[in-house]
């Protein structure tokens, strides 16, 4: 700086946490939490390949990610309330 309403999971191995960190809710979990290892997969930022370029296409390879879901709130501004828009923080490049 840009993206964050889409998308994709099974085994082993472990054993009580987990969803980013506080707090307050929600939720998942002994019908096995995290963590780590294999396979598989999804996307397409970087590289690739075609184009002058927009930008189009593919998945060898660098990275990421596969519950609900970036889970809500937390600040500000509208609003009677629901909510709504924007900050911020946060993850990935």
């Nucleotide at each position: 700086u840009a993206u964050a309403c889409a998308g994709a999971a099974g085994g082993g191995c472990g054993g009580a946490g987990a969803g980013a960190a506080c707090a307050g809710g929600c939720u998942c979990a002994a019908u096995g939490a995290a963590a780590c290892c294999c396979u598989a997969g999804c996307a397409a930022c970087c590289g690739c390949u075609g184009u002058a370029g927009a930008u189009a296409g593919a998945a060898a390879g660098g990275u990421g990610c596969u519950a609900c879901a970036u889970c809500c709130u937390g600040c500000c501004a509208a609003g009677a309330a629901a909510u709504u828009g924007g900050g911020g923080a946060u993850a990935u490049a």
SAM riboswitch aptamer (S box leader) from uncultured Membranihabitans sp., 93 nucleotides, folded computationally.